[in-house]
Context: one part of a larger RNA
RNA sequence: CUCGGGUGAAGGAACUAGGCAAAAUGGUGCCGUAACUUCGGGAGAAGGUGCGCCGGCGAAGGUGAAGGGCUUGCCCCGUAAGCUUUUGCUGGUCGAAGAUACCAGGCCGCUGCGACUGUUUAUUAAAAACACAGCACUCUGCAAACACGAAAGUGGACGUAUAGGGUGUGACGCCUGCCCGGUGCCGGAAGGUCAAGGAAGUUGGUGACCUGAUGACAGGGGAGCCGGCGACCGAAGCCCCGGUGAACGGCGGCCGUAACUAUAACGGUCCUAAGGUAGCGAAAUUCCUUGUCGGGUAAGUUCCGACCCGCACGAAAGGCGUAACGAUCUGGGCACUGUCUCGGAGAGAGGCUCG
Numbered sequence: 001c002u003c004g005g006g007u008g009a010a011g012g013a014a015c016u017a018g019g020c021a022a023a024a025u026g027g028u029g030c031c032g033u034a035a036c037u038u039c040g041g042g043a044g045a046a047g048g049u050g051c052g053c054c055g056g057c058g059a060a061g062g063u064g065a066a067g068g069g070c071u072u073g074c075c076c077c078g079u080a081a082g083c084u085u086u087u088g089c090u091g092g093u094c095g096a097a098g099a100u101a102c103c104a105g106g107c108c109g110c111u112g113c114g115a116c117u118g119u120u121u122a123u124u125a126a127a128a129a130c131a132c133a134g135c136a137c138u139c140u141g142c143a144a145a146c147a148c149g150a151a152a153g154u155g156g157a158c159g160u161a162u163a164g165g166g167u168g169u170g171a172c173g174c175c176u177g178c179c180c181g182g183u184g185c186c187g188g189a190a191g192g193u194c195a196a197g198g199a200a201g202u203u204g205g206u207g208a209c210c211u212g213a214u215g216a217c218a219g220g221g222g223a224g225c226c227g228g229c230g231a232c233c234g235a236a237g238c239c240c241c242g243g244u245g246a247a248c249g250g251c252g253g254c255c256g257u258a259a260c261u262a263u264a265a266c267g268g269u270c271c272u273a274a275g276g277u278a279g280c281g282a283a284a285u286u287c288c289u290u291g292u293c294g295g296g297u298a299a300g301u302u303c304c305g306a307c308c309c310g311c312a313c314g315a316a317a318g319g320c321g322u323a324a325c326g327a328u329c330u331g332g333g334c335a336c337u338g339u340c341u342c343g344g345a346g347a348g349a350g351g352c353u354c355g
Stems, first nucleotide, its partner, number of pairs: 001350003007344001010341002014339001019336001027051005036041001038171001052093012067077003070073001094098001106334003112328001113326002118130002134169007146155003172321004177251003182248002184244005191239003197233002201229006209220004252270005279313001280310001291307005
């Protein structure tokens, strides 16, 4: 020096990113116990106090001897003794110390987030992430929807809308505003558009045959066959008309105005589908910013309470509260301590030297 474990003057978090680590608390009986609360809780709240051993007395429980009685019973009586368990009162006694070792909650108050118990990155993350009961929307009438599978088939389910699938939200309480113009979904079917297919008609090739003077060539050309075009008929979809937000989503700008000033309940104007309601707000969101004010400290970029100028909160990608809960995050206090002032002394295992 490394490791594990003890100790300590005075101080007591001055350490540090942070009380990390350590110390402290610790059992049991009794007394006592706040805010808040979903009346269950919070709560072992907090905070006190007793505790060994030996004797005496009392109470209650268990067992029920000897002896006695008769109605002879698995009976009754029994100053009920004795033994025993628990408990109360009281006296004494030893130690520094009686829950004597091991074992064995530290506590209080404020806040954020998540209701909770659970789950998770096997091997750097346990959380505010996931899940969750509850809530809502939507699909599905059963050979269900949906999923796996070229298919057969299987799951769903030997279930049947109080069922099953999907999606979002996430206990509970109070609530969940406006916009349907775009996108999606649902409904509608008049009109527009529109495929394969059908098809009147039209057109080309070939062509018996006809004509040109004749075998070759040229022109015309029936039927059939092979092509081109094609009026018209022709579904869904799209266009179109409506609906729909706990569907994807969105929720303004400029100017002026009150008898101090400031501000603007008020007015004007432009744009929009509509211009953010309640609640909350420098917030897990605030750039400016250590905003400003108050509290706490001698001193506080953090913290708590307010204000509102919300760069860029906002209502199931839920809003705001909330008792209980949390190896959660932030800040404060009490207790306690070698974390520190600041280091010291000592026991041990290694390391080192020799063998």

About this RNA:
This is a predicted structure of a 355-nucleotide part of an RNA (large-subunit ribosomal RNA, domain IV) from Paris polyphylla var. yunnanensis. Its Rfam family is "Bacterial large subunit ribosomal RNA". Its family is annotated with ribosome and structural constituent of ribosome in the Gene Ontology. RNAcentral holds the full RNA, with entries from SILVA. The prediction has a mean pLDDT of 87. The organism belongs to Paris polyphylla, within Eukaryota.